Transfer RNA from a Syntrophomonadaceae bacterium, 75 nucleotides, folded computationally. The coordinates come from a structure-prediction model, not an experiment, and the mean pLDDT is 82. Its Rfam family is "tRNA". Rfam's curators write: Transfer RNA (tRNA) molecules are approximately 80 nucleotides in length. By type it is a transfer RNA. The organism belongs to Syntrophomonadaceae, within Bacteria.

RNA sequence: GCACCCGUCGCCAACUGGUAGGCAACUGGUCUCCAAAACCAGCGGUUGGGGGUUCGAAUCCCUCCGGGUGUGCCA
Repeated sequence: GCACCCGUCGCCAACUGGUAGGCAACUGGUCUCCAAAACCAGCGGUUGGGGGUUCGAAUCCCUCCGGGUGUGCCA
């Protein structure tokens, strides 16, 4: 240099383009003499950056960045 794979919340996920979800943590409540546990509720993403296609993009296309694997060239 070339080819392929990966990048989405602290962790794990999203089929065929059609509401971005689960767990943990945190906060509040119930319970308890108090706390823990348990249960209920709430809270977190501009999906690696930019651009494009589309009514609609995490998903398709282009480009760039980062990581990984394989392979080649020069010295």